Predicted 3D model of a 478-nucleotide part of an RNA (small-subunit ribosomal RNA, 3' major domain) from an uncultured bacterium. The full RNA is in RNAcentral, with records from ENA and Greengenes.
Context: one part of a larger RNA
RNA sequence: UGACGGGGGCCCCCACAAGCGGUGGAGCAUGUGGUUUAAUUAGACGCGACGAGAAGAACCUCACCAGAUCUCGUCAUCCCUCUGACUAAGAGAGUAAUGCGGUCUCCCUUCGGGGCAGAGGUGACAGGUGGUGCAUGGUUGUCGUCAGCUCGUGUCGUGAGAUGUUGGGUUAAGUCCCGCAACGAGCGCAACCCUUGUCCUUAGUAGCCAGCAGGUAAAGCCGGGCACUCUAGGGAGACUGCCGGAGAUAAUCCGGAGGAAGGUGGGGAUGACGUCAAAUCAUCAUGCCCCUUACGAUCUGGGCUACACACGUGCUACAAUGGCGUUAAACAAAGAGAAGCAACCCUGCGAAGGUAAGCAAAUCUCAAAAACAACGUCUCAGUUCGGAUUGCAGGCUGCAACUCGCCUGCAUGAAGCUGGAAUCGCUAGUAAUCGCGAAUCAGCAUGUCGCGGUGAAUACGUUCCCGGGUCUUGCACU
Numbered sequence: 001u002g003a004c005g006g007g008g009g010c011c012c013c014c015a016c017a018a019g020c021g022g023u024g025g026a027g028c029a030u031g032u033g034g035u036u037u038a039a040u041u042a043g044a045c046g047c048g049a050c051g052a053g054a055a056g057a058a059c060c061u062c063a064c065c066a067g068a069u070c071u072c073g074u075c076a077u078c079c080c081u082c083u084g085a086c087u088a089a090g091a092g093a094g095u096a097a098u099g100c101g102g103u104c105u106c107c108c109u110u111c112g113g114g115g116c117a118g119a120g121g122u123g124a125c126a127g128g129u130g131g132u133g134c135a136u137g138g139u140u141g142u143c144g145u146c147a148g149c150u151c152g153u154g155u156c157g158u159g160a161g162a163u164g165u166u167g168g169g170u171u172a173a174g175u176c177c178c179g180c181a182a183c184g185a186g187c188g189c190a191a192c193c194c195u196u197g198u199c200c201u202u203a204g205u206a207g208c209c210a211g212c213a214g215g216u217a218a219a220g221c222c223g224g225g226c227a228c229u230c231u232a233g234g235g236a237g238a239c240u241g242c243c244g245g246a247g248a249u250a251a252u253c254c255g256g257a258g259g260a261a262g263g264u265g266g267g268g269a270u271g272a273c274g275u276c277a278a279a280u281c282a283u284c285a286u287g288c289c290c291c292u293u294a295c296g297a298u299c300u301g302g303g304c305u306a307c308a309c310a311c312g313u314g315c316u317a318c319a320a321u322g323g324c325g326u327u328a329a330a331c332a333a334a335g336a337g338a339a340g341c342a343a344c345c346c347u348g349c350g351a352a353g354g355u356a357a358g359c360a361a362a363u364c365u366c367a368a369a370a371a372c373a374a375c376g377u378c379u380c381a382g383u384u385c386g387g388a389u390u391g392c393a394g395g396c397u398g399c400a401a402c403u404c405g406c407c408u409g410c411a412u413g414a415a416g417c418u419g420g421a422a423u424c425g426c427u428a429g430u431a432a433u434c435g436c437g438a439a440u441c442a443g444c445a446u447g448u449c450g451c452g453g454u455g456a457a458u459a460c461g462u463u464c465c466c467g468g469g470u471c472u473u474g475c476a477c478u
Base pairs, nucleotide, nucleotide: 002477004474005473007472008471009470010469011468012467015462016461019426020425021424022423023422026316027315028314029313030312031311032310033309034307035306064302065301066300067299068298069297070296073125077124078123079121080120081119082118083117084116086102087101106115107114108113127291128290130289131288132287136285137284138280139279140278141276143274148187149186150185151184152183153182154163155162156161167178168177169176193268194267195266196265198236199235200234201233202232203231204230207226208225209224212223239262242256243255244254245253246252318419322378323377324376325375326374327373335366336365337364340359341358345354346353347352385416390411391410392409393408394407395406396405432454433453434452435451436450437449438448
């Protein structure tokens, strides 16, 4: 100087408190441990591993296991020898090889050869998801979007160092003001960026329909219009700017006006110096070590999906603020679409199938929003709750659904009556609840990432628990 203290002072945070809803009990989904196995590939392990890498393991993926096969190799460059290439559409055919057929004899040349392509040979080499993340680059997590971390010159101290950065106020903030042996500066904070909330303006199709006129069973459907909504360019707007009070006449704080919005308006992106020899050699790159007829490469099948059990994260429930049915009666946003999205119509109880418009999309399609509302029924039961499990019959994708996919119909109808100790999230369009979409993707979503609908309760406060900042004090550590 730091670190540490069940030392002290001050301050902050869904940290506690005040509330709301969960987890921990049940069934299932998923990840992990353990066990098992020929293999159950491997890494990740307090917070900061465990629905995480994996935005999708039937084959492939694939690294694992069993069996079979190759050895200059799947791929790259160099050397030697030989050769000249090639092969669409079509006919035929159960499929492929062969063959018919098509085109036509690679390009340049000083005729020595060179280039290009194919086959064979030879070693130099290729190859390795083999090891080391404690040899590394790059990337990432974390403290933490916490308010800190430093430097130059000067001054003080023998020196390590100190000062500045401490003090009095203030702030979300080392934010700003005042003071001061300091004066300045840098990385952070803030602002600049995106989005959302109001208005103006420009533009008016594929969007919209107020007025005018036509038309229909109905409909912006047609003429027409760009007012409105909307779309997407430009601009305005918020700055403690104005008023009053508090304060030190400061910074700032409290209240008010006007305003769509008020004191950082809401949300995002943005992560200082550093910490954890934190994570990753399996994204990639890479030093060294190791394998080289195998630790490389190809194929078939299996495995990663096992199952006494333990834990994490979720979904569905245990019901009446509910379940079911009917009425069709309602209202979104954000997305995706050509090897694609697929209306209408027909068939089927249904998953789906058939046929086939439109649309590279503000035009067409996915597309039905669902909770909600009205009416009816059930009447507190292991039930008309709950849906696991199982049987049968089907559908779809795909070469192929046995191991091991998803979906439909009929039947079956398990546990579960609100969950011990403990523990998690959340302060407003938030929690809770309700659906919708996308990426990955042939197929496969209770996960993830987005979107909107309905829409609360509570916060006295900082004594205590966790974490953090700052000043000071002690000290066995540095």